[in-house]
């Protein structure tokens, strides 16, 4: 350290996720073993049970026991009495706090228990538990009377350096005090012993512990901005261990806050711990400091210390008990239960050790604490063998079947034994004997035997690890991207592999990656970002010189920064985790001294930064208030007639009631042509006719003055287009709205004709905008050129005018230099500063709540759910445009002959059927695969058969009258049967053959989206590209573009580009010409020519004129059969349509094997309401008929063309000559010429249809064949919208000939000849097509892409009539315990008093305070609601058609 994820690709710019590391974790699969820690994160929910604080007889008096006759002596403890229960031990509920960290102060305090030194323990008194007795009560428990002890209680005496007054009263700045002297008054104890001593009291000191107070520091929200009445101070009083409004009276009006009060949220804090290079975020389990809390809440006693977790006392919930009157509890100790919850453990030993409490001590007690138990929950180690060992063994997989691959792996063979099991031994932990819960535990030693131990999670990228079956958008997968729709390395198994191991993977949470909150270390012209703009308090900074000072800053020392933890270096458990020793680290600390440069801070100064003063210039700057003329429109009024307005084209209006037009006059509002400029002012917003006042602000030029007065600016205030809004005018032209006319499929639009408000003024609001340079302000500093505006200088000159530098302003372009790129570029987006505002992925949302602010419209501030994985910028290559240029094509357009209407004929569709087998579907499917469906073909149906098959191959068994043939029977046939006849090859063996059997065969089954090959298509369009240089971060440009030309990327010229391939274009054939050779079956019969083959010449813009750049080329032109690619063909670049074909053929995968193969008859493929496509023939007269007449070419033939002659109207038949063909046949061309007849009509046109009779093929022409004769004669009088085909020997016409073929449904296809034309101004426009360019939100590329509304499903959120819950003070009543305080009838042992009484006490009552409570209205926060709003997201619904090209109205 970094990576996939927007794009057709590229750069940014941003986001999402990943790969690390961690945890008190949890689930899922799995599990051998130790060591050492961890272990209710949720309900501070509720607890049954046991157990967690007791102890001292050496303080006490009893009472039991026990020894002893007895005295007593031990021994136990219920009771008083002492310490202790305030520590340890759990939780985190509250707490935003002096709660906590640090660093200080307390001259504003306490401190038992210990320690250290002094003093002192003298002498009285009165009760009381227990205890004995009476009584109450169910129970806790209580009451009355009687006796008794103390180290429990009360005097009194002593008594200090103690305490309180009082006088003095040093240091201290003073004072209050204070040390310290004097005086005076208070104030003390307990006693016990084993005589070592332990206890007590006063009074000082110390340690260690607490209390108080302050300086800093540490969380979110400003949709919390104002908050406070004991509140701020202050004088007495009070209370406290002590200062304090701590708490009272009185007085005063103060205290706190944008350096965030107050209020809301959420929360123990700290060492630490977790990540990180660091800085920083994140955390506050286990440990260790400190707080807080102890069912909720209040409260006080005791006490050295509590407002006390195993104490009181009270109210409240809740639980038990109860005899119903009443009492009892409080595991957030340590087990353990029940609930929660994804989830967290034994009702365990033991006080042996550390540690505490009491005690003189033995010792008690101690769930602290020390070990065990459960849990892979987590660090750590250990281990599940180790060497050999290939016929590379079975088995699995996989496979092109050769073989690969698990795999030295495994078996086999030495070997070793950590673990394991058994058996003996066995500790330290215990400092001097004995004592050990762990514990017969680690450890040891010994024998056994590889024995007792591997799993889990992935294997498309990212990220390391692939194949085979299944599955077929289905099951499923997934962290992003994305996978799966029949070949899945992505789902699921299976083998194989990678990866980590007693563990692997999810899951979830933090930090890192993420410089993605940017302090280190981002940014704002277009990617999110600069406020519409100024003026300016606070705030932030701040020119020059000097002195001073020392706050910041820098050096130093000092003190602290608890331990653990962390790093280093040791040292002990084997080793590591753990554990320990040293040493370092760690700070926005606190203070001391030293510097004095820069900052600040005090002072004195400067002038260059600001400002100001003169003179002067320019200017739509603002305000007011008048005033001019052109036009509109409307009045009146002349003159005049049928219009006229108005669009693409109308049409509504407007006009004979006299409209438009035109002329004169008059009236009213608005806006102010020319100048006028990329000019000028201004702060922005914005300012345009001339005059006056009023006013603001800038530039320029000398000089003087002030002497830093500056810059920027949260907050505030002020201005601020249009549009609205209020209120009174005012309204001419414009014109939302609305009416009407159009277009339209509609048309709420766009066009047109009317029009209201609004536009105009006054005066108040509104506060917005793409208020844009999308560029915040001020200053500095950095190459130049060209221009406009305002100024004053100089040079020249009488002067304009011209030239130079200069200040202020406004624009272009351009260096370096940022810049993601575009671009910016002294007017910065460059280098530098200072200060503000603003930004953090899209959408939700310029939106809801909430405030403020508005008369409303609504502005201003500004969320969350939720949901996408992008959303964007700039550019890049295409594609596209109802974008632009440029240029081509029978592409329009000129033309000529069709289609589309009729009836056939054929394909197709669609219906129909047992089947009507299949594919082809714009062009580029449809007379296409079919170049021949009666059987066959055939693939389709129906029915009857066969099952190693109708064919191939191999093995293996049989077979001798075998293979073969076969009358006959049976069948529709195939098939069964069958006498009978009968083989070949070899000496043999045995082959062939046949038959049985096993492999296999067979498939026109399926997939053309798995494919070979073939083809169609854009297109015979001119393009497509590479290397090497060049440019650019890239993608990608250039070269290919420009200027010319071409049929072409043809060529020429230019030129960061220079070459170069594959295309064009020649090179091949053919046809036109001519030579030449050679001629047979060709012809004029000879060997000359035509013709026929064959080789060869020709044409190349060569040559001339003109043009054009001196080119490429173009235009004429000569010559030539033939001229600018001569005419036709073959020839199809990169490439596109998953474009056609598994049915021509190959082919991989599936499927199917008494069937999806096969064979056979029969039937379909020929079917018919319809619909369409390509074509025949016609509707006649430029023509039908009839006779006569002429001229071709290409091709074809032995299962074949077939002469001639005969027979028949005639298809045709007899017939046989000739011919494997330039030699014979088919073979007569036709149209055309010439005669002749029809004469405008359903005809002498047209020929369907239909009868009926012939002919041929063929096994067979009924479904379903072609021909001929005779009869029959339909529709059709030239075709609607709209289509096609043709540029010359071409279209149209016309026959003719040939494959396929027995025959043919041949009007098709493919060829030949014959007759032969029209048009082409031109490129605007339909199609396609190329090059340049431009814009784009497309890139599956406009058949793209994309909006809103409806409608349906789901989410989640606003408002809602309300319901309802929480918290949160506040007002009013009630107001327990308890302190304090008052009261005085009641009671009462110590003390004074002879008494009486008094003091003191207790109880009661009474007040303030106050928890809970109760009633009322109220804030804030949820939950939930009929309804209801608008998001969001869903594979196909529904309207349009807004946006993206001029998106068809920018």
């Nucleotide at each position: 350290a970094g990576a996939g994820u927007u794009u057709g690709a590229u750069c940014c710019u941003g986001g999402c996720u990943c790969g690390g590391g961690a945890u008190g974790a949890a689930c899922g699969c799995u599990g051998g073993c130790g060591g050492c820690g961890u272990g209710c994160c949720u309900a501070a929910u509720a607890c049954a049970u046991g157990c967690a604080a007791g102890u001292c007889g050496a303080a006490c008096g009893g009472a039991g026991c026990u020894a002893g006759u007895a005295a007593u002596a031990g021994u136990u403890u219920a009771g008083u009495g002492g310490c202790g229960a305030c520590c340890g031990g759990g939780u985190g509920c509250g707490u935003a706090a002096c709660a906590c960290g640090u660093a200080g102060c307390u001259c504003a305090c306490c401190u038992g228990c210990c320690c250290u030194a002094g003093a002192a323990c003298g002498g009285g008194g009165g009760a009381u538990a227990a205890c004995c007795u009476g009584c109450c009560g169910a129970a806790a428990g209580g009451c009355g009377g009687g006796c008794u002890a103390a180290u429990a209680c009360c005097g009194c005496a002593u008594a200090a350096u103690c305490u309180u007054g009082c006088u003095a009263g040093a240091c201290g700045u003073a004072a209050a005090c204070u040390a310290c002297a004097g005086c005076a008054a208070g104030g003390a104890a307990a006693c016990u012993u084993a005589c070592g001593g332990g206890g007590u009291u006063c009074a000082a000191g110390g340690a260690g512990g607490g209390g108080g107070c302050u300086g800093c520091g540490g969380c979110c929200c400003a949709u919390c901005a104002g908050g406070u009445a004991g509140u701020u101070g202050g004088u007495g009083g009070a209370g406290u261990a002590a200062u304090g409004g701590u708490u009272c009276a009185c007085c005063a009006a103060g205290c706190c806050a944008a350096u965030g009060a107050c209020g809301g949220g959420u929360a123990c804090g700290g060492g630490g711990c977790c990540u990180g290079a660091g800085a920083g975020g994140g955390u506050g389990a286990c440990c260790c400091c400190c707080c807080a809390c102890a069912c909720u809440g209040g409260a006080a006693c005791u006490g050295a210390c509590a407002a006390a977790c195993g104490g009181u006392c009270c109210a409240g919930a809740c639980u038990c008990c109860u005899a119903c009157g009443g009492g009892a509890g409080g595991c957030a100790g340590c087990a353990g239960u029940a609930a929660g919850g994804g989830a967290u453990a034994u009702u365990g030993g033991g006080c042996a050790a550390u540690g505490g409490a009491c005690g003189a001590a033995a010792g008690u007690c101690u769930g602290a604490c020390c070990c065990a138990g459960c849990a892979a929950c987590g660090c750590c180690g250990c281990g599940u063998u180790g060497a050999g060992g290939a016929u590379g063994a079975c088995g699995g997989c996989c496979u092109u079947c050769g073989g690969g691959u698990u795999g030295u792996a495994a078996a086999c063979u030495c070997a070793u034994u950590u673990u394991c099991u058994c058996a003996c031994u066995g500790a330290c932990g215990a400092g001097g004997a004995a004592g050990g819960a762990c514990g017969g535990u680690a450890g040891g030693u010994g024998a056994g035997g590889a024995a007792u131990a591997a799993g889990u999670c992935a294997c498309g990228g990212c990220u390391a690890a692939c194949u085979a079956c299944g599955u077929g958008c289905c099951a499923g997968c997934a962290g992003c991207c994305g996978c799966g729709g029949u070949a899945a390395a992505a789902c699921g198994u299976a083998g194989g592999u990678g990866g980590c191991a007693a563990g692997c993977g999810u899951u979830a949470u933090c930090c890192g990656g993420a410089u993605u909150u940017a302090c280190u270390g981002g940014g704002c012209g277009u990617a999110a970002a600069g406020c519409g703009u100024g003026u300016g308090c606070a705030g932030g900074c701040g020119g020059u010189u000097g002195u001073g000072u020392a706050a910041g800053u820098g050096g130093u020392g000092u003190a602290u920064g608890a331990a653990a933890u962390c790093g280093c270096c040791g040292c002990g458990c084997u080793u590591a985790a753990c554990g320990u020793g040293g040493c370092g680290g760690g700070g926005u600390u606190a203070u001391g001294c030293c510097a004095g440069a820069c900052u600040g801070c005090a002072c004195a100064a400067c002038u260059u930064g600001a400002a100001c003063c003169c003179a002067u210039c320019a200017g739509a700057g603002g305000g007011a208030c008048g005033u001019g003329g052109a036009a509109u429109u409307c009045c009146g009024g002349g003159u005049g007639u049928a219009g006229u307005g108005g669009u693409g084209a109308a049409a509504u209006g407007c006009g004979u009631a006299g409209a438009g037009a035109u002329c004169c006059g008059g009236a009213g509002g608005a806006a102010c042509a020319c100048c006028a400029g990329a000019g000028g002012c201004g702060a922005a917003a914005g300012c345009g006719g001339c005059g006056u006042c009023c006013u603001g602000g800038g530039g320029u030029g000398a000089g003087g003055u002030u002497g830093a007065c500056g810059c920027u600016c949260a907050g505030a205030c002020a201005c601020g287009a249009a549009a609205g809004c209020a209120u009174g005018g005012g309204g001419a032209g414009c014109g939302a709205a609305c009416g009407g006319g159009a277009u339209u499929a509609g048309a709420a639009a766009c066009c047109c004709c009317g029009g209201u408000a609004g536009u105009c003024c006054a005066u108040g609001c509104c506060g917005u905008a793409a208020a844009c340079g999308a560029u915040g302000u001020a200053g500095a500093c950095u190459a130049g050129g060209c221009g406009c505006u305002g100024g004053a200088c100089g040079g020249c000159u009488c002067a304009a005018c011209c030239c130079g530098g200069u200040c202020a302003g406004u624009g272009c372009c351009g260096c370096a230099g940022c810049a993601a790129a575009c671009g910016c570029g002294a007017u910065a987006a460059g280098u530098c500063u200072a200060c503000c505002g603003c930004c953090u992925g899209g959408g939700g949302a310029c939106u809801a709540c909430g405030g403020c602010c508005g008369c409303a419209a609504g502005g201003c501030u500004a969320a969350a759910a939720c949901u996408c994985a992008a959303a964007g910028g700039a550019a890049u290559u295409g594609a596209c445009g109802g974008g632009g240029g440029c240029c081509c094509g029978c592409a329009c357009a000129a033309g000529c002959a069709g289609c589309g209407g009729a009836g056939c004929g054929u394909g197709u569709g669609g219906u129909u059927u047992a089947a009507u087998u299949c594919g082809a579907g714009u062009c580029u499917a449809c007379a296409c695969g079919a170049a021949g469906a009666a059987c066959c073909u055939u693939a389709c149906c129906u029915g009857g058969g066969u099952u190693u098959g109708a064919c191939a191959u191999a093995c293996a068994g049989c077979u001798g009258g075998u293979a073969g043939g076969g009358a006959c029977c049976u069948g529709a046939a195939a098939g069964g049967g069958a006498a009978c006849c009968g083989a070949c090859c070899g000496c043999a063996a045995g082959g062939a053959g046949g038959c049985u059997g096993u492999a296999c065969a067979g498939g026109u089954g399926c997939u053309g989206c798995a494919u070979g090959g073939c083809u169609g298509u854009c297109g015979u369009c001119a393009g497509c590209u590479c290397g090497u240089g060049c440019c650019g971060u890239g993608a990608g440009g250039u070269g290919u573009u420009a200027g010319g030309u071409u049929a072409a990327g043809u060529c020429c010229u230019g030129u960061a580009a220079c070459g170069a391939g594959c295309g064009c274009a020649a090179c091949c054939c053919u046809c036109g010409g001519c030579a030449g050779u050679a001629g047979u079956u060709a012809c004029a019969c000879g060997u000359a020519g035509u013709c026929u083959a064959c080789u060869g010449c020709a044409a190349c813009u060569g040559c001339c004129c003109g043009u054009g750049a001196c080119a490429a080329g173009c235009g004429g032109g000569a010559g030539g059969a033939a001229g600018g690619u001569g005419g036709g063909g073959a020839u199809g670049a990169c490439g596109u349509c998953a474009a056609g074909u598994c049915a021509g053929c190959a082919u991989g995968g599936c499927c199917u094997u008494u069937a999806u193969a096969u064979c056979c008859a029969g039937g379909g493929c020929u079917a018919c309401a319809c619909a369409c496509a390509c074509g025949c023939u016609a509707c006649a007269a430029u023509g039908g008929c009839c006779g006569g007449u002429a001229c071709a070419a290409u091709g074809g033939g032995u299962c074949g063309c077939c002469a001639a002659g005969c027979c028949g109207c005639a298809a045709g038949g007899c017939g046989g000559a000739g011919c494997c063909a330039a030699u014979c046949c088919a073979c007569c061309a036709a149209a055309g010429c010439c005669g002749g007849u029809c004469u405008c009509a359903g005809u002498u046109c047209g020929g369907a249809u239909u009868g009926a009779g012939g002919g041929c093929u063929g096994c067979a022409a009924c479904c379903c064949g072609c021909c001929c004769u005779c009869a029959u004669g339909a529709a059709g009088u030239c075709g609607g919208a709209g289509u096609u085909g043709c540029u010359a020997g071409u279209a149209a016409c016309c026959g003719c000939c040939g494959g396929u073929c027995a025959g043919c449904c041949a009007u098709a296809c493919g060829g030949c000849g014959g007759u032969g034309a029209a048009u082409a101004c031109g490129u605007u426009c339909c199609c396609g097509g190329g090059c340049c360019u431009u814009g784009u939100a497309c890139a599956c590329a406009c058949c793209g892409c994309c909006c809103g509304u409806c409608a349906c499903a789901u989410c989640a959120u606003g408002g809602g009539a309300g319901c309802u819950g929480g918290u949160c003070a506040c007002g009013c009543c009630u107001g327990a315990a308890g302190c304090c305080a008052g009261u005085g009838g009641g009671c009462u042992a110590a003390c004074c008093g002879c008494a009486a009484g008094g003091g003191g006490g207790c109880a009661a009552c009474u007040g303030u305070c106050c928890a809970a409570g109760g009633c009322a209205g109220g804030g804030c926060c949820g939950g939930u609601g009929a309804c209801u709003g608008g998001g969001a997201c869903g594979a196909a619904g529904u309207c349009g058609u807004a946006a993206c090209a001029a998106g068809g109205u920018a």
Small-subunit ribosomal RNA from a metagenome, 1450 nucleotides, folded computationally. It matches the Rfam family "Bacterial small subunit ribosomal RNA". Gene Ontology terms of the family: structural constituent of ribosome and ribosome. RNAcentral holds the sequence, with entries from SILVA.